[in-house]
RNA sequence: GGGUGGCUAGUUCAGCGGUAGAACGCUUCUCUGAUAAAGAAGAGGUGGAUGGUUCGACUCCAUCGUCACCCA
Numbered sequence: 001g002g003g004u005g006g007c008u009a010g011u012u013c014a015g016c017g018g019u020a021g022a023a024c025g026c027u028u029c030u031c032u033g034a035u036a037a038a039g040a041a042g043a044g045g046u047g048g049a050u051g052g053u054u055c056g057a058c059u060c061c062a063u064c065g066u067c068a069c070c071c072a
Base pairs, nucleotide, nucleotide: 001071002070003069004068005067006066007065010024011023012022013021018055026042027041028040029039030038048064049063050062051061052060
C1' cells in the first nucleotide's frame, strides 16, 4: 500500500428494514441469626462517528475512526 471481518447494556453476545433482547453482573425486596444459594421486582443502550437511501435504518449505501486477520 491492497483486501476481509468486527464495533449493540458494566461484560460476553443475539437480533439483518417496522422505534432493541438474553445470560452474567448491579440495585431493591422475600427467605436466613447473618451470609451464600434460591425466588420476585427494577435500573441500565443518542446501536463507533458523520452523511445518504427509505414513509420508516442496529439492519442497505458512502466516507472516516478503531480493533483483529490475510496478501505484498
Predicted 3D model of a 72-nucleotide RNA (transfer RNA) from a Patescibacteria group bacterium. RNAcentral holds the sequence, with entries from ENA. Rfam family: tRNA. Rfam classes the family as a transfer RNA. About the family: Transfer RNA (tRNA) molecules are approximately 80 nucleotides in length.